[in-house]
RNA sequence: UUCUUUGGGGCGGGGUGGAAUUCCCCACCGGUGGUGACAGUCCACUAAGAUUGCCUAUAUAGGCAGUCCCGAUUGGGUGAAAUUCCCAAACCGACGGUAUAGUCCGGAUGAUAAAAGAA
Numbered sequence: 001u002u003c004u005u006u007g008g009g010g011c012g013g014g015g016u017g018g019a020a021u022u023c024c025c026c027a028c029c030g031g032u033g034g035u036g037a038c039a040g041u042c043c044a045c046u047a048a049g050a051u052u053g054c055c056u057a058u059a060u061a062g063g064c065a066g067u068c069c070c071g072a073u074u075g076g077g078u079g080a081a082a083u084u085c086c087c088a089a090a091c092c093g094a095c096g097g098u099a100u101a102g103u104c105c106g107g108a109u110g111a112u113a114a115a116a117g118a119a
Base pairs, nucleotide, nucleotide: 001119002118003117004116005115006114012026013025014024015023027103028102029093030092031045032044033043034042040091041090049068050067051066052065053064054063055062056061073089074088075087076086077085095106096105097104
């Protein structure tokens, strides 16, 4: 450098209602790399959304490069070292659809951070 493969989990119970896995009470889940020690909440990356330039063109679509946007943690303990472990109590979760959705359906049999392997 090229190619191949892999590459996201979770609504169970009860209540209200004409209707809710969407509301209310309880429950459940946690991508990738880094970091003196294991991270959803630290640092960074990706997906979603917006936008600029260039290119393609079956013309308002797509590709490439960039920019913007981009959620959430404290207290105690151990230790040389931990917002990463242990104890406790919290908090967070794109867009479209639908009775208001982190968990259902859809874009998505997609894309990507990245990991492994082969040449």
Molecule: FMN riboswitch aptamer (RFN element)
Organism: uncultured Anaerocaecibacter sp.